[in-house]
RNA sequence: CGCAUCACUUGGGGGAGCCCUAGCCAAGGCUGAGAGGUUCCCUGCCCCGCCCGACCCGCAAUUGCAGGCCGGACGGCGCAGCGAACGACCCCUGGAACCUGAUCCGGUUCGCACCGGCGUAGGGAACAGUGACAUGGCCGAGA
Repeated sequence: CGCAUCACUUGGGGGAGCCCUAGCCAAGGCUGAGAGGUUCCCUGCCCCGCCCGACCCGCAAUUGCAGGCCGGACGGCGCAGCGAACGACCCCUGGAACCUGAUCCGGUUCGCACCGGCGUAGGGAACAGUGACAUGGCCGAGA
């Protein structure tokens, strides 16, 4: 000096996998920074409650009570799908965060993960602002 680096702010980008059996769900576990966290709209399904209507039947007796079944409306719990907002985490051009190639290839694993290749591949969101500077870097001077 304030480059790398670190912290914060504003804005933006992004992922959410695997667990030996055909699939799904729940619980638990694994790797990882993070493994779909919260709320809401709409639609569908299950169940419950309540109301209305048709039909059937019982008891009391001429209009009352109770039950069954079918259809419909409304409300609620739960589940699933789609979408939106917010939150955690990572990344923002010196960009392997993440996507495509890719249901990729080799090793390894039950599998994901991991290691190597593909990869000087093709894409990808601020070359933003403020502050700090131990260590490192750069410049200058002296011994």

Predicted 3D model of a 143-nucleotide RNA (TPP riboswitch aptamer (THI element)) from Rhodospirillaceae bacterium Spongia-Bin9. It matches the Rfam family "TPP riboswitch aptamer (THI element)". A reference for the family is Rodionov et al. (2002), "Comparative genomics of thiamin biosynthesis in procaryotes. New genes and regulatory mechanisms", J Biol Chem. Its family is annotated with thiamine pyrophosphate binding in the Gene Ontology.